[in-house]
Context: one part of a larger RNA
RNA sequence: UAACACUGAAGGAACUCGGCAAAUUGACUUUGUAACUUCGGGAGAAAAAGUUCUUUUCAUAGAUAAUAUAAUGAAAAGAGGAAGAAAAUAGGGAGGAACAACUGUUUAGUAAAAACACAAGAUUCUGCAAAAUUGUAAAAUGAUGUAUAGGGUCUGACACCUGCCCAGUGUUGAAAAAUAAAAGAAAAUGUUUUUAAGCAUUGAAUUGAAAUAUCAAUAAACGGCGGCCGUAUUCCUGACGGUCCUAAGGUAGCGAAAUUCCUUGUCGGAUAAGUACCGACCUGCAUGAGUGGUGUAAUGAUUCUUCCACUGUCUCCAGUGUUAACUCA
Numbered sequence: 001u002a003a004c005a006c007u008g009a010a011g012g013a014a015c016u017c018g019g020c021a022a023a024u025u026g027a028c029u030u031u032g033u034a035a036c037u038u039c040g041g042g043a044g045a046a047a048a049a050g051u052u053c054u055u056u057u058c059a060u061a062g063a064u065a066a067u068a069u070a071a072u073g074a075a076a077a078g079a080g081g082a083a084g085a086a087a088a089u090a091g092g093g094a095g096g097a098a099c100a101a102c103u104g105u106u107u108a109g110u111a112a113a114a115a116c117a118c119a120a121g122a123u124u125c126u127g128c129a130a131a132a133u134u135g136u137a138a139a140a141u142g143a144u145g146u147a148u149a150g151g152g153u154c155u156g157a158c159a160c161c162u163g164c165c166c167a168g169u170g171u172u173g174a175a176a177a178a179u180a181a182a183a184g185a186a187a188a189u190g191u192u193u194u195u196a197a198g199c200a201u202u203g204a205a206u207u208g209a210a211a212u213a214u215c216a217a218u219a220a221a222c223g224g225c226g227g228c229c230g231u232a233u234u235c236c237u238g239a240c241g242g243u244c245c246u247a248a249g250g251u252a253g254c255g256a257a258a259u260u261c262c263u264u265g266u267c268g269g270a271u272a273a274g275u276a277c278c279g280a281c282c283u284g285c286a287u288g289a290g291u292g293g294u295g296u297a298a299u300g301a302u303u304c305u306u307c308c309a310c311u312g313u314c315u316c317c318a319g320u321g322u323u324a325a326c327u328c329a
Base pairs, nucleotide, nucleotide: 001324002323003322004321005320006319007318008317010315011314014313019310027051028050029049030048031047036041038157052079053078054077055076056075057074058073059072060071092308093307094306095305096304097303098302099300100299104116105115120155121154122153123152124151125150126149132141133140134139158295159294160293161292163225164224165223168222169221170218171217172216173215174214182207183206187202188201189200190199191198226244227243228242229241230240253287254284265281266280267279268278269277
């Protein structure tokens, strides 16, 4: 000097990105227990008290044929100690917000989460030799199942809801026409002296698919959801009007947000002092409804923030023990 244990006056988070680390709490019995709530919870909420030993009395299930006994519990009186869960083992607590409903799963070796999954909701395909998947095939899974079933996709408990747009892309459907390959074969030409036949070449009528094109449906399909100008008896604002464009111009809700650039926005709360936090405002650079919107009890080794308790985190370091380092042999 370091590591690992342990102790510490006064203060008690002043430390620090942040109470990281440490400390506090801790068992059993009894009392008592808030908001909120899906009435189950929250809850071991919180907050309190008791706990040893001696004597006496009372009570008790089971064991036994029966008694005794031991065991457990309660009450009363007393004893000593600094201290009775006497050592060891054994929750710190409370408030506000974000996200995800929950238990669960995950990057074996930097990430455990707000990511994945989930019950539930929606949509689409599939009538059974099913769709879908694997395989060159045989065949297999689906399934010894049969639409209350099986596959794909999206959302993600529950509550209240889920607006407008089918112009584009996609999907589904409809009806008429033209057409390709192919089928078809009338007929013509060549060959033959001619006709016929044969052979060869060309080939009309007719039949004829999807896509494209047309029309329609469909957004819990992919997705999208406006400008400019004027206007009310101070000022400001603009319910109102005009105009251009569009498929339609963002509804309910939420909003400086895990989204806000300007920005430490403005106001309020908390602090002596708060770029954080909470509550509002709305001027949403660039919110918004199953790419779900807004709430939400319970849950979380999640994230942010406040308070109580507690402490060597700190003011400000000191000491003890062990081991190493160091010196000598």
Molecule: large-subunit ribosomal RNA, domain IV
Organism: marine metagenome